RNA sequence: GCGCCAGUAGCUCAGCUGGAUAGAGUAGCAGGUUCCGAUCCUGUUGGUCGGGGGUUCGACUCCCUCCUGGCGCGCCA
Numbered sequence: 001g002c003g004c005c006a007g008u009a010g011c012u013c014a015g016c017u018g019g020a021u022a023g024a025g026u027a028g029c030a031g032g033u034u035c036c037g038a039u040c041c042u043g044u045u046g047g048u049c050g051g052g053g054g055u056u057c058g059a060c061u062c063c064c065u066c067c068u069g070g071c072g073c074g075c076c077a
Stems, first nucleotide, its partner, number of pairs: 001073007010026004019057001028044005050066005
């Protein structure tokens, strides 16, 4: 340098053929339970969907570009 894969909540990950308000577990917070704590139960906060642009009535999803990480191939004294 070229190709492929990945980037969604603090962390690990879902999200169908583009369809309205983006979810789960865990963590955090509050409460219950307990003599206290752990466990367990209930509720709840938390998101520029990596950035920008485009297509579309409508984009996490499609297209372009850039960034980050991984893998493979290649170039160079």
The RNA shown here (transfer RNA) has 77 nucleotides and comes from Oceanospirillaceae bacterium UBA2001. Its Rfam family is "tRNA". Rfam links the family to the GO term triplet codon-amino acid adaptor activity. Model confidence (mean pLDDT): 81 of 100.